[in-house]
This is a predicted structure of a 71-nucleotide RNA (transfer RNA) from a Patescibacteria group bacterium. The sequence is in RNAcentral, with records from ENA. Rfam family: tRNA.
Formats: sequence, structure tokens, C1' cells
RNA sequence: GCGGGUAUCGUUCAGUGGUAGGACGCGACCUUCCCAAGGUUGAGAUCGGGGUCCGAUUCCCCGUACCCGCA
Repeated sequence: GCGGGUAUCGUUCAGUGGUAGGACGCGACCUUCCCAAGGUUGAGAUCGGGGUCCGAUUCCCCGUACCCGCA
């Protein structure tokens, strides 16, 4: 230099053109003499920019970071 892949709550992993979800973690409450465990509930995320579309996290383009391969 060329090609391919990945990017989603604090962490990890799903997901789909139409309200973004699970687990762990965090806050509150219940339970308990206390702790742990358990239950209920809440907050919290689509890498950045542009395009297509009635509507984009999803499709397309560019960029950034990381990974793999080729030279």
C1' cells in the first nucleotide's frame, strides 16, 4: 500500500428498516437482628460524518480505532 472483518448501557453478549434487549454490575424498596442470598423496581448504550428512505442501530459511501490476511 491492497483486501476482509469488528465497533450496541460501566462490563460482556444479542438483535432487527418501525418503542434497542438479556446477563453481570449500580441506585431505591421489600425480606433479615446483621451480612449474604432472594424478590420488586429504576437509571444507564447503537464509534463519528454524510447519503437513501415516510422512517436507519440495521442499507450505501467516507473517516477513526482495533483484529486478520496479502504485498